[in-house]
Context: one part of a larger RNA
RNA sequence: GCCAGGGAGUGUGUCCGGCUGGCGAGCCUAACUCGAUCAUCGAGGAAGGCACAGGGAAACCGACAUGGCCGCAGCGCUUUGCGCCAGGGCCGCCGUCUUCAAGGGCGGGGAGUCAGUCAGACACGACCCGAAACCGGACGAUCUACGCGUGGGCAAGGUGAAGCGUGGCGAAAGCUACGUGGAGGCCUGUCAGGGGUGGUGCCUUACAACGCCCUCCCGUGACCCGUGCGUAGGGGUGAAAGGCCCAUCGAGUCCGGAAACAGCUGGUUCCAACCGAAACAUGUCGAAGCAUGACGUCCGCCGAGGCAGUCCGUGGGGUAGAGCGACCGAUUGGGGGACCCGUUCCCGAGAGGGAACGGCCCCCCUGUCGAACUCCGAACCUACGGACGCCGUCGACGCGGGCAGUCCGGUGUGCGGGGUAAGCCUGUACACCGUGAGGGAGACAACCCGGAGUCGGGUUAAGGUCCCCAAGUGUGGAUUAAGUGCAACUCGAAGGUAGUCCCGAGCCCUAGACAGCCGGGAGGUGAGCUUAGAAGCAGCUACCCGCUAAGAAAAGCGUAACAGCUUACCGGCCGAGGUUCGGGGCGCCGAAAAUGAUCGGGGCUCAAAUCCACCACCGAGACCCGACCGCACCCUUCAACGGGUGAUCGUGUAGGUUGGCGCUCCGUGCGGAUGGAAGCGUGGGCGAGAGCUCGCGUGGACCGCGCGGUGACGAAAAUCCUGGC
Numbered sequence: 001g002c003c004a005g006g007g008a009g010u011g012u013g014u015c016c017g018g019c020u021g022g023c024g025a026g027c028c029u030a031a032c033u034c035g036a037u038c039a040u041c042g043a044g045g046a047a048g049g050c051a052c053a054g055g056g057a058a059a060c061c062g063a064c065a066u067g068g069c070c071g072c073a074g075c076g077c078u079u080u081g082c083g084c085c086a087g088g089g090c091c092g093c094c095g096u097c098u099u100c101a102a103g104g105g106c107g108g109g110g111a112g113u114c115a116g117u118c119a120g121a122c123a124c125g126a127c128c129c130g131a132a133a134c135c136g137g138a139c140g141a142u143c144u145a146c147g148c149g150u151g152g153g154c155a156a157g158g159u160g161a162a163g164c165g166u167g168g169c170g171a172a173a174g175c176u177a178c179g180u181g182g183a184g185g186c187c188u189g190u191c192a193g194g195g196g197u198g199g200u201g202c203c204u205u206a207c208a209a210c211g212c213c214c215u216c217c218c219g220u221g222a223c224c225c226g227u228g229c230g231u232a233g234g235g236g237u238g239a240a241a242g243g244c245c246c247a248u249c250g251a252g253u254c255c256g257g258a259a260a261c262a263g264c265u266g267g268u269u270c271c272a273a274c275c276g277a278a279a280c281a282u283g284u285c286g287a288a289g290c291a292u293g294a295c296g297u298c299c300g301c302c303g304a305g306g307c308a309g310u311c312c313g314u315g316g317g318g319u320a321g322a323g324c325g326a327c328c329g330a331u332u333g334g335g336g337g338a339c340c341c342g343u344u345c346c347c348g349a350g351a352g353g354g355a356a357c358g359g360c361c362c363c364c365c366u367g368u369c370g371a372a373c374u375c376c377g378a379a380c381c382u383a384c385g386g387a388c389g390c391c392g393u394c395g396a397c398g399c400g401g402g403c404a405g406u407c408c409g410g411u412g413u414g415c416g417g418g419g420u421a422a423g424c425c426u427g428u429a430c431a432c433c434g435u436g437a438g439g440g441a442g443a444c445a446a447c448c449c450g451g452a453g454u455c456g457g458g459u460u461a462a463g464g465u466c467c468c469c470a471a472g473u474g475u476g477g478a479u480u481a482a483g484u485g486c487a488a489c490u491c492g493a494a495g496g497u498a499g500u501c502c503c504g505a506g507c508c509c510u511a512g513a514c515a516g517c518c519g520g521g522a523g524g525u526g527a528g529c530u531u532a533g534a535a536g537c538a539g540c541u542a543c544c545c546g547c548u549a550a551g552a553a554a555a556g557c558g559u560a561a562c563a564g565c566u567u568a569c570c571g572g573c574c575g576a577g578g579u580u581c582g583g584g585g586c587g588c589c590g591a592a593a594a595u596g597a598u599c600g601g602g603g604c605u606c607a608a609a610u611c612c613a614c615c616a617c618c619g620a621g622a623c624c625c626g627a628c629c630g631c632a633c634c635c636u637u638c639a640a641c642g643g644g645u646g647a648u649c650g651u652g653u654a655g656g657u658u659g660g661c662g663c664u665c666c667g668u669g670c671g672g673a674u675g676g677a678a679g680c681g682u683g684g685g686c687g688a689g690a691g692c693u694c695g696c697g698u699g700g701a702c703c704g705c706g707c708g709g710u711g712a713c714g715a716a717a718a719u720c721c722u723g724g725c
Stems, first nucleotide, its partner, number of pairs: 001725006011124005017118007026050003032044004054061002064092001067091004074084004093108006127267002130264001134257006145231009154221001156188003159184001163180007193218003198214002201212002233249001235245003270660006280293005295405001296403006305391003309388009321376001322374002328370003333365005340359008409433010438449003453628007463618003466602003472615001474614006485604002495589003499586010516573005523545002527541003552567001555566003629650002631646005661714001663711001665709008679698008
């Protein structure tokens, strides 16, 4: 890992509700007793419990065996309706409490009780498995820590303390040299023995639950070892690491309390039908929980209206937008003006006067804004009424009760708040996912199409039609040369662009424009000044005149200064558009990321790109047609079978309700079996399914069906348990 087998809402008590049954103003026995064919059972047993009266804290007091009206079902009738009217409703009346009173609260015109069963709650192990822990009593110092008693062990070599001796020196104390001596938690040391530094070596289902090898440390000491003994679990021991106390230590081990508790994780077993959520609010030592409400479901009661849609009428609203010479606040430029303030300047000896600029305020013109501004003001929302429409006597709306689940939500769009931003945080309305399959979007919960019983046939939607790949290498026109693009925002910005296409406007132009080519481009004069020089061209001033088709007191290059070369300007050649500005389309630059790139790929250029227009086709479970199934309702029936209607029934997690399949054993009725039961294998059939059934083989002794009960009753999951492989 696979397979087989095992594996999880049970029992008792109490309470509440439903259903079934008994009796009913009553109902039931409990302990216990007697009987018997003796756990069962039959009979007795009313003690007691619930009900039969309530109100009040209590003292205490103490109610409609029906007065009126409405009226569903039902029944009757002379049937758009009328009458009677159980149950029901509205009054009235009564009891009691409060109480000056009024008003109000609770109660009153008889239904309960016992049993069985089902749903739920609570207490218990309480659906199953799961802690880390807590407590009690025992057992441990044969490991290890420390201590005590008693024993054992340490090759060899080195160094050479004190002391002592001799010599020398000294007045002495003493010093000194040599020798002797042999100290030391001294040195070397693979002696023995003890240790465990680095290799982050080998091993790592090992030789080994800590080993092997090399390297390394101690090796006369706070040394190592034997043996006997002592200290025990909140305790010991500890040269102290929370170390060690038998492979166990931030509180040992074993057994017990014990099925500890777990608001936490995981798991929780057959089929189908109908309906179908929530992830919100309030409270909470609450936030991973719970309760109540909202939302789901089922049952009952009532009995005629209800309101999601559209329109109209009458009110409510201050958003979007807009506006601000309508307020508040902000705000561009210009002009004008009065007081005051500041700075500077001028006149004046000073006092003072004057001017300019700036601030503040006002007026005029001009240009702009605001969630917490509004002279205005939608769409839209909302309250009430009405109409249409839809739903409703096959029971809506409403009321009561049983059972839930839910309290981590998420995404898109519109509108907000926070944040640089986020697949970010936090609101709100709607939709969707959640709980929604199918088609499209390469793949892709919530984007697009579309809400799904089963089978078959057809038509479309979104999206597509060159190949992968169903359908056009479709038609007409235009653009793009960048593989731009072939992406629904997987879009790339500010800024730039004589890339190219389209539109508009101004000016020039057959009296010839624009570009090019040919020619002219001169004179007074080298203007004056300055200067060494200044001649069109260092600089300053001025910028005239005449000849002309035209030509600057010179736009640029150049020279030391001249010279020289162009330009402006004019003529000629040529012959039809030229030039400038504005707007738009597609493109281009801007353009950097980590394993190999890419539009899904191949590949595509008058397209298989982009824009406009059009035709055809493909394409879902959508829509249409046929058949069938289920469900709901109607008719029929004692019930069923059967028939009819459904455009307005058929998705579904949590969950509610309902019907069914299968397993065990019991009661009862009926059957099968050695002429072959169960089981197993294999083949066939039936049912929507759980499942059922038949043949054959095997097997060799029990088995099934109906009705009614019963339950340690259904397996794929729990790092589930045991076994096998």
This is a predicted structure of a 725-nucleotide part of an RNA (large-subunit ribosomal RNA, domain II) from a Halobacteriales archaeon. Rfam family: Archaeal large subunit ribosomal RNA. The family has 91 seed sequences and 2,955 matches in Rfam 15.1. Taxonomically the source falls in Halobacteriales (Archaea, Methanobacteriati, Methanobacteriota, Halobacteria). The full RNA is in RNAcentral, with records from ENA.